A computed fold for a 410-nucleotide RNA from a Pseudomonadota bacterium, annotated as Bacterial RNase P class A.
Taxonomically the source falls in Pseudomonadota (Bacteria, Pseudomonadati).
Of the family's consensus pairs, 93% are formed in the model.
The RNAcentral record of the sequence draws on ENA.
It is recorded under the gene name rnpB.
């Protein structure tokens, strides 16, 4: 110095102008001040709360999760510290209940993937061209086949073989000490030789789990529809059966009155009232919180008490933006400018002093890097909609902290 491991962090800044969402205020309107406004992931919606509505006596089935051992915390599938296997030279990383309770699978190759005889030894028997053929038994020692083949070596034994026996050694079960809350470790015994992988295929055991979501849900409430109350209101025949018509009584208006005359009305339920649910719409939930900082104390650590300080988006088709300027990280491209910048060129060479141990001895050109200087270029992954812990997934570019050494320099 390089190469590496495990973490924390930033993730463009300033201004100007226009606009955009909220919250206070000043004003009659129609403006206007001031103040606030995305993210570490807001994502994926994978887990776990809070919150609400429904449902619920208790138990147990049944589905789903979860899975070494203790511990944090609202809670987990997360975190923190500890074991155990397994990777790495190390930092350090990655996995986790049960495969002698059962069942089921197991891809190609392979005879056979768990009731292992394809070749191959051996052995009897038959045949015959006399070293092959066939048939029937034994054999897991060798070969092949696979990602995986029935513990390993070594020996006894045997027709050939084999845990069939025996020594070592691996590994499994079971009892027992000592240490640990525990999960395990340790240490002595004994056992039968020995068991294949898969539980994210049922399964088996220990534990957890009621369902739906803010479009949760609550309040208020036009019109229209519904049901209740009060209710003013002449008559005649017509016929196309929903309109004209004559009489009459009322209203207006021409003229204050009367009469005429035009219109409008006269059995149709108008009109008013008042219920209940509830639709449009409006409100509320909703954003001061398992909250965010500094410190201080307990604890190895996650966390956890306490002080003091802060307030930090709340829309409802859904805001958070555009434009210029300047500066910054970074990346191109040019100058080739630079106390002797620095590696390479470029061997403390050649070469020269010294008895000797030693000592003295290189500049260029050209290339790269590094700084100056100048010009372009330029900032990622994304974006809230009830809120919070987590995981997990995308990210241009930068800075920062601990740690290791199979390395190479002082």
């Nucleotide at each position: 110095u390089c190469g590496g491991u495990c973490g924390g962090c930033c993730g463009g800044g300033c201004g100007a102008u226009c606009g955009c969402g909220g919250g206070c205020g000043c004003g009659a309107a129609c403006g206007u001040g001031c103040c606030c406004g995305a993210g570490g992931a807001a994502a994926g919606u994978c887990c776990g709360c809070g919150c609400u509505c429904c449902g619920c006596a208790g138990a147990g089935c049944a589905c789903g999760g979860u899975g070494c051992c203790g511990g944090g915390u609202a809670a987990u599938a997360c975190c923190c510290g500890g074991g155990a296997g397994g990777g790495g030279a190390a930092a350090c990383c990655c996995u986790c209940g049960g495969a002698c309770a059962g069942g089921g699978c197991c891809a190609c190759a392979g005879a056979a993937a768990a009731c292992g005889a394809c070749c191959g030894c051996u052995u009897c028997a038959g045949g015959c061209u006399c070293g092959c053929c066939u048939g029937a038994a034994g054999u897991a020692a060798g070969g092949g086949u696979g990602a995986a083949a029935a513990g390993g070596u070594g020996g006894u034994g045997u027709a050939a073989g084999a845990g069939a026996c025996c020594a070592c050694c691996g590994g499994c079960g079971c009892c027992g000490g000592c240490a640990g809350c525990g999960a395990u470790g340790u240490c002595g015994g004994c056992g039968g030789c020995c068991a294949g992988g898969u539980a994210a295929c049922c399964c088996c055991c220990a534990c957890c789990g009621g369902g739906a979501g803010c479009a949760a849900g609550g309040c208020c409430a036009a019109g229209c529809a519904g049901g209740g109350g009060c209710g003013a209101u002449g008559c005649c025949g017509g016929c196309u059966a929903g309109c004209a018509g004559g009489c009459g009584a009322g209203g207006u208006g021409c003229u204050g009155c009367u009469c005429g005359c035009a219109c409008c009305c006269c059995u149709u339920g108008a009109g008013c009232c008042c219920c209940g649910g509830g639709u449009a719409g409006g409100c509320c939930g909703c954003u001061a919180g398992a909250g965010c900082g500094c410190c201080g104390c307990g604890g190895c650590a996650a966390c956890g008490c306490g002080u003091c300080g802060c307030c930090c988006a709340g829309a409802g088709a859904g805001a958070u933006g555009a434009u210029c300027g300047c500066c910054c990280a970074u990346g191109c491209c040019a100058g080739u400018c630079g106390u002797c910048g620095u590696g390479g060129g470029a061997g403390g060479a050649a070469g020269g002093g010294g008895u000797a141990a030693c000592c003295c001895g290189u500049a260029a050109a050209c290339c790269g890097c590094c700084g100056c200087u100048g010009g372009c270029a330029g900032g990622a992954c994304a974006g809230a909609a009830c809120g919070c812990g987590g995981c997990u997934u995308a990210c241009a570019g930068g800075c920062u902290g601990a740690c290791c050494a199979c390395a190479g320099g002082c």